Description
A computed fold for a 351-nucleotide part of an RNA from a metagenome, annotated as large-subunit ribosomal RNA, domain IV. The coordinates come from a structure-prediction model, not an experiment, and the mean pLDDT is 85.
[in-house]
Context: one part of a larger RNA
RNA sequence: ACCAAGUUAAGGAACUCUGCAAAUUGACACCGUAACUUCGGGAUAAGGUGUGCCAGUAACGUGAAGAGCCUUGCGCUCGUAGCGUAGUCUGGUUGCAGAUGAGAGGGGGUGGCGACUGUUUACCAAAAACACAGCACUGUGCAAACUCGUAAGAGGACGUAUACGGUGUGACGCCUGCCCGGUGCUGGAAGGUUAAGAGGAGAAGUCAACGCAAGUGAAGCUUUGAAUCGAAGCCCCAGUAAACGGCGGCCGUAACAAUAACGGUCCUAAGGUAGCGAAAUUCCUUGUCGGGUAAGUUCCGACCUGCACGAAUGGCGUAACGACUUCCCCGCUGUCUCAACUUGGUGCUCA
Numbered sequence: 001a002c003c004a005a006g007u008u009a010a011g012g013a014a015c016u017c018u019g020c021a022a023a024u025u026g027a028c029a030c031c032g033u034a035a036c037u038u039c040g041g042g043a044u045a046a047g048g049u050g051u052g053c054c055a056g057u058a059a060c061g062u063g064a065a066g067a068g069c070c071u072u073g074c075g076c077u078c079g080u081a082g083c084g085u086a087g088u089c090u091g092g093u094u095g096c097a098g099a100u101g102a103g104a105g106g107g108g109g110u111g112g113c114g115a116c117u118g119u120u121u122a123c124c125a126a127a128a129a130c131a132c133a134g135c136a137c138u139g140u141g142c143a144a145a146c147u148c149g150u151a152a153g154a155g156g157a158c159g160u161a162u163a164c165g166g167u168g169u170g171a172c173g174c175c176u177g178c179c180c181g182g183u184g185c186u187g188g189a190a191g192g193u194u195a196a197g198a199g200g201a202g203a204a205g206u207c208a209a210c211g212c213a214a215g216u217g218a219a220g221c222u223u224u225g226a227a228u229c230g231a232a233g234c235c236c237c238a239g240u241a242a243a244c245g246g247c248g249g250c251c252g253u254a255a256c257a258a259u260a261a262c263g264g265u266c267c268u269a270a271g272g273u274a275g276c277g278a279a280a281u282u283c284c285u286u287g288u289c290g291g292g293u294a295a296g297u298u299c300c301g302a303c304c305u306g307c308a309c310g311a312a313u314g315g316c317g318u319a320a321c322g323a324c325u326u327c328c329c330c331g332c333u334g335u336c337u338c339a340a341c342u343u344g345g346u347g348c349u350c351a
Base pairs, nucleotide, nucleotide: 001346002345003344004343005342006341007340008339010337011336014335019332027051028050029049030048031047036041038171052093053092054091055090056089059085060084061083062082066078067077068076069075070073094098106330107329108328109327111325112324113322114321118130119129134169135168136167137166138165139164140163146155147154148153172317173316174315175314177247178246179245182244183243184240185239186238187237188236191235192234193233197229198228202224203223204222205221206220209216210215248266249265250264251263252262275309276306287303288302289301290300291299
């Protein structure tokens, strides 16, 4: 010096990203216990008091002995002693200290997120991530859809739409607006397009025959091949957003000013409804106002100018819950002012 423990004057979070770590609290009995609430909770809320030993003693239970009663029974009633229960009450006694050691919740307030108990990155992340009950959409009529397998076959299921598969959302409460133009899905079938295939016009090669030659050239064989017919799909027509998704701009206007209920105009498939809003979302920004502090880029309550919230990629609330996260308060402390000492160990120096 470091490591592991312990103690500390005065102060008590001034430490620090953060009370990280440590300290406080801690048992049992009694008293007492708020907002809020889904009436279950919250709650060991919070906050208090007591606790050793000795003597006496009230109560209750049991109850040998004993007494009484009869229906004579393993009967009933009363009941001293003793024992037991929570130990009450009164008085005394005693130490600094009586839950005497060890073991054994710090508490409260306010936001955010997630309803909850659960699950997870075996070995840097336990969470607001995943799951969840509930909700919705969608597929599936049974030899089900779907999954595994080349197949046989198996799962689904020895189930049958109150069932099973897929997808999204995520308790509960109040709700979930507008857009089907694009993409997807479902339905439609008149027309357009269209594969293999069918079809075989025509063309070419070869070769009899004809011709002096150039050449012409039947049938057959071979090669090629136009029109025409030809399904789904696509084009097309509808529906569908708890399908993928989307949800405007400019200008003017009220008797101060400001603002614009109102009007005009352009564009769109439709122009963001309710609710919320400087938010886990706000760039400008430490926005502005209020609260808390002597002083507050954080926090809480408002405002709305939402760079760039918004309704099952769910919106807004919400009791309970959380080794989650923000801020504040009480208690408590070597976290700190500021360091000191003790014990054990390691290292180093010297012998």